[in-house]
RNA sequence: GGGCGAGUAGCUCAGUCGGUAGAGCAGACGGCUCUUAACCGUAAGGUCCCGGGUUCGACCCCCGGCUCGCCCA
Numbered sequence: 001g002g003g004c005g006a007g008u009a010g011c012u013c014a015g016u017c018g019g020u021a022g023a024g025c026a027g028a029c030g031g032c033u034c035u036u037a038a039c040c041g042u043a044a045g046g047u048c049c050c051g052g053g054u055u056c057g058a059c060c061c062c063c064g065g066c067u068c069g070c071c072c073a
Base pairs, nucleotide, nucleotide: 001072002071003070004069005068006067007066010025011024012023013022019056028042029041030040031039049065050064051063052062053061
């Protein structure tokens, strides 16, 4: 230098054919318990890596960047 893959909640990851983003765990609060843990319940938590473009509408499509991994040179 070239090719491919990944980037979504604190962490690990889903997200179909473009239709307004979810789970588990962690943390908070509550229940249970003499107490803790475990278990059960509730609520909260997101600039979907960044900047443009297309579109009525973009995590998703297009272009350009950034970071990480693998491969080639």
This is a predicted structure of a 73-nucleotide RNA (transfer RNA) from a Patescibacteria group bacterium.
Its Rfam family is "tRNA".
The source organism's lineage runs through Bacteria and Bacteria candidate phyla.